RNA sequence: UUUGCCAAGGGCAAACCCGUCGAAAGGCGGGGACGCAAAGCUUCCGGUCUGUCGGACUGUCCAGUCCUACGAUAGCGGGGCCGCCAAAU
Repeated sequence: UUUGCCAAGGGCAAACCCGUCGAAAGGCGGGGACGCAAAGCUUCCGGUCUGUCGGACUGUCCAGUCCUACGAUAGCGGGGCCGCCAAAU
């Protein structure tokens, strides 16, 4: 530097359940394992999701769509930073 076929010691933890925070998406803690070689960290870019606030449009009386801002997702992808073990060079 590349790779994750093999070995060893390990690590993380989807759905779901309980508690808790939040308007929501969702977060955190416990249980639990679908998976993960970066499922470690980071919203810089794109995507997706939410819709308390603001704006526009459709529609016409309470709905729908879109946009800005704010928010969520790092287990959606890319970028950036850091890193264990092994193998090959």

The RNA shown here (c-di-GMP-I-GGC riboswitch aptamer) has 89 nucleotides and comes from uncultured Steroidobacter sp. The source organism's lineage runs through Bacteria, Pseudomonadati, Steroidobacterales, Steroidobacteraceae and Steroidobacter.